[in-house]
RNA sequence: AACGUGCUCCGGGGUCAGUGAGAUUCUGAACCGGCGGUGACAGUCCGCGAACUGAGGGACGCUGCUCGCAGCGAUCCGAGGUUGAUCCGGUGGAAUUCCGGAACCGACGGUGAUGGCGUGGUCGAACGACCCCGUCUAGUCCGGAUGAGAGGCGCACGGG
Numbered sequence: 001a002a003c004g005u006g007c008u009c010c011g012g013g014g015u016c017a018g019u020g021a022g023a024u025u026c027u028g029a030a031c032c033g034g035c036g037g038u039g040a041c042a043g044u045c046c047g048c049g050a051a052c053u054g055a056g057g058g059a060c061g062c063u064g065c066u067c068g069c070a071g072c073g074a075u076c077c078g079a080g081g082u083u084g085a086u087c088c089g090g091u092g093g094a095a096u097u098c099c100g101g102a103a104c105c106g107a108c109g110g111u112g113a114u115g116g117c118g119u120g121g122u123c124g125a126a127c128g129a130c131c132c133c134g135u136c137u138a139g140u141c142c143g144g145a146u147g148a149g150a151g152g153c154g155c156a157c158g159g160g
């Protein structure tokens, strides 16, 4: 020094305009990018985290009885599963990571003047129009979240 244990702190960004009674959801333009790795810097490569789900497990409480197990409750941990998107040219020893160009993506719940889909109804010769209901429709708004967390700096002890 590696490594192990414990602990402190840190640990996600982004909007204006237009129309309008009403939209940060429509339209137009703009803006944003967690952590580790990768021959050189990554939202798009390889993984991880957040979100949803969850086999199973821990201690606790209640109830039952054959008295050490079963059932139920709330709680904590948690293997596994599900979960988006990039190409071309250039430079170079090396880059889907840099430079130039053109693209693309964005959990869950809430909110909708928009648009899509479906059932039904009215009008109509028909195309279709309109109406009710259901459902979906926000990366930037609100919420869970003053949360959790990949991990990062450091400290102490062990280690040698």
Base pairs, nucleotide, nucleotide: 003158004157005156006155007154009152010151015029016028017027018026030140031139032106033105034048035047036046037045043104044103051082052081053080056077057076058075060073061072062071063070064069065068086102087101088100089099090098108143109142110141115136116135117134118133120131121130122129123128
Background: Predicted 3D model of a 160-nucleotide RNA (FMN riboswitch aptamer (RFN element)) from Herbiconiux sp. VKM Ac-1786. Taxonomically the source falls in Herbiconiux (Bacteria, Actinomycetota, Micrococcales, Microbacteriaceae). Its Rfam family is "FMN riboswitch aptamer (RFN element)". About the family: The RFN element is a highly conserved domain that is found frequently in the 5'-untranslated regions of prokaryotic mRNAs that encode for flavin mononucleotide (FMN) biosynthesis and transport proteins. The model forms 100% of the base pairs in the Rfam consensus. The prediction has a mean pLDDT of 82.